[in-house]
Molecule: SAM riboswitch aptamer (S box leader)
Organism: marine eukaryotic metagenome
RNA sequence: UCUUAUCAAGAACGGUGGAGGGAAUCGGCCCUUUGAAGCCUGGCAACCGGCGAGAGUACUCAAUCGCCAUGUAGCACGGUGCCAAAUCCGACGGCAGUUGAGUUAGUCGAGAGAUGAGA
Numbered sequence: 001u002c003u004u005a006u007c008a009a010g011a012a013c014g015g016u017g018g019a020g021g022g023a024a025u026c027g028g029c030c031c032u033u034u035g036a037a038g039c040c041u042g043g044c045a046a047c048c049g050g051c052g053a054g055a056g057u058a059c060u061c062a063a064u065c066g067c068c069a070u071g072u073a074g075c076a077c078g079g080u081g082c083c084a085a086a087u088c089c090g091a092c093g094g095c096a097g098u099u100g101a102g103u104u105a106g107u108c109g110a111g112a113g114a115u116g117a118g119a
Stems, first nucleotide, its partner, number of pairs: 001119007012041001014040003020031003025091004042083003046080004050075002056067002087112001092109004096104001
């Protein structure tokens, strides 16, 4: 850089630090000395890897094999990632009984972004 999946859930009244932060441009609107960013600890569980069942499965009992599961439920073990507010909301387009104007976290899609995996 390209492809692809997901992005309305979840996650500390801790320590340190000392003024910013919420991706970019713009317009908003929020958080923050009742301590921002960063770092440590703690936690959450989306992807990849790893481990991996029970019950049940044509009539009765027992053993074995298979299915359930082209490893499911689960486990936080490893690699990332994440831990205010929908990716905080909008800006580009479509739809919203008819005409004109207005309104909205309306709805669908695009663009941009973030994260994982592959090349």